[in-house]
The part of an RNA shown here (small-subunit ribosomal RNA, central domain) has 350 nucleotides and comes from an uncultured Actinomycetota bacterium.
Its mean pLDDT, the model's own confidence on a scale to 100, is 90.
Context: one part of a larger RNA
């Protein structure tokens, strides 16, 4: 460079925004760069190929032709692409009117429960397990009632339900704020898609500084179990888990399925809208848009399965794969406080 691929065999970047680049709706006119046609020039000779000929044949040699798929110039064609100009409205966007939502940030606030503290009642156990023991308790525990403190998480509602680009988001209220859906008319007039680099976001754990600390709980200490038990079970328990600011940048970051657009039987449930019928207020019926599930035809698939939410049929752009181990290692580089992250081999071996 090319071929074939990427749900589960190796392979979709964690996600989005966006630079360069690649690609790009519809009509007319112009241009003629790409494209196409013809002519001319050039494309050295030798060699290769074809034909003919010369050494008695061949190798070898000679002659002629073909080829040299290319480049340049000129003339011409204008369907497609490009470029220039002028339009169009279906792609895209905006305005207006409605709508749903754990989307985000900040502040406030509520009840249940656990723990601790104080007080009352009350007495010998409680707790825990397969059984126990460590542990707690006569300095009054467990149980129960009242009061208080503090931290964390929000039962029911709750749903294959909703929102978000992903990570993720769940008590209630307020403020600020992003996105989305539907409808009808109006407006802009291709303003679009993708996106190497780049930027931003990015669970948990971990790191730095300061706070906080109820419960849980790596490490650690006990008790058991066991041949042993650096475990599983039990009693404790530090970091951490929580908050603020900063860093890290990973994951089975999964739908193990990149994004966009168009096309291709249906059935059924559900969420949010709209229209018509019905009802007149809900139900319900039909149609339609956006989402989210299940089943299923054609088609696809190695099979499993996928199947209008495609893994079907096509186009555009990006990322990635190319036998197993060595190895996501070494070295170098970049980033990081560190832990480490990203990039990422080879020898050797099967």
């Nucleotide at each position: 460079c090319u071929g074939g691929g990427c749900g589960u065999a190796a392979a979709g970047g964690g996600u989005c925004c966006g630079u360069a680049g690649g690609c790009g709706g519809u009509u007319u006119c112009g241009u003629a760069a790409g494209u196409c046609a013809g002519a001319c020039g050039u494309g050295a000779a030798a060699g290769c190929c074809u034909c003919u000929g010369g050494c008695u044949c061949a190798a070898c040699c000679a002659g002629a032709g073909a080829a040299u798929u290319g480049c340049g110039u000129c003339u011409g064609a204008u369907a497609c692409u490009g470029c220039g100009a002028a339009g169009c409205u279906u792609g895209a966007g905006c305005u207006c009117a409605g709508g749903a939502g754990a989307g985000g940030a900040a502040g406030g606030u509520g009840g249940a429960a656990u723990u601790c503290c104080c007080g009352g009642u009350g007495u010998a156990g409680c707790g825990g397990u397969g059984a126990a023991a460590u542990g707690c308790g006569c300095a009054g525990a467990u149980a129960u009632c009242g009061g208080g403190a503090g931290g964390a998480a929000c039962a029911c509602c709750a749903g294959u339900g909703g929102g978000g680009a992903a990570g993720c988001c769940g008590g209630c209220c307020u403020u600020c704020u992003g996105g989305c859906c539907u409808g009808u008319a109006g407006c802009u007039g291709a303003c679009g898609c993708u996106g190497a680099g780049g930027g931003a976001c990015g669970a948990a754990a971990g790191c730095c500084a300061g706070g906080g600390g109820a419960g849980c709980g790596a490490a650690c200490c006990g008790g058991a179990u066991u041949a042993g038990a650096u475990a599983c079970c039990c009693g404790g328990g530090u970091a951490g888990u929580c908050c603020u600011g900063g860093c890290u940048g990973u994951a089975a970051a999964c739908g193990a399925u990149g994004g966009g657009c168009g096309c291709u039987a249906g059935g059924u449930g559900u969420u949010g809208g709209a229209a018509a019928g019905g009802a007149c207020u809900u139900a319900c019926u039909u149609u339609u848009c956006a989402g989210u599930g299940c089943c299923g035809c054609a088609g696809c698939u190695a099979a499993c399965g996928c199947a209008u939410u495609a893994a079907g049929c096509g186009c555009c752009c990006c990322g990635c794969c190319u036998g197993g181990g060595g190895a996501g290692u070494a070295c170098g580089g970049u980033c990081g406080c560190a832990a480490g992250a990203c990039u990422g081999a080879a020898a050797c071996u099967c």